RNA sequence: AGGACCGUAGUUUAACGGUAGAACAGAGGUCUCCAAAACCUCUAGUAGGGGUUCGAUUCCCUUCGGUCCUG
Numbered sequence: 001a002g003g004a005c006c007g008u009a010g011u012u013u014a015a016c017g018g019u020a021g022a023a024c025a026g027a028g029g030u031c032u033c034c035a036a037a038a039c040c041u042c043u044a045g046u047a048g049g050g051g052u053u054c055g056a057u058u059c060c061c062u063u064c065g066g067u068c069c070u071g
Stems, first nucleotide, its partner, number of pairs: 001070007010024004018054001026042005047063005
């Protein structure tokens, strides 16, 4: 330099173009003499910009970051 794939919560990940879900982690509570476990509740997310569309995590372009391949 060229090419391929990936980017969603603190972490691991779902989601036909139609309300972004789950598990673990974190916070609070119930229970307990105390704690652990268990149960209940809460917090928290689509890498940035632009486009298409009534509507974008999803489709298109571009930038950024990561992994791999070729030279």

A computed fold for a 71-nucleotide RNA from a Candidatus Beckwithbacteria bacterium, annotated as transfer RNA.
NCBI's taxonomy places the organism under Bacteria, Bacteria candidate phyla, Candidatus Beckwithiibacteriota.
Its Rfam family is "tRNA". By type it is a transfer RNA.
The prediction has a mean pLDDT of 82.
The sequence is in RNAcentral, with records from ENA.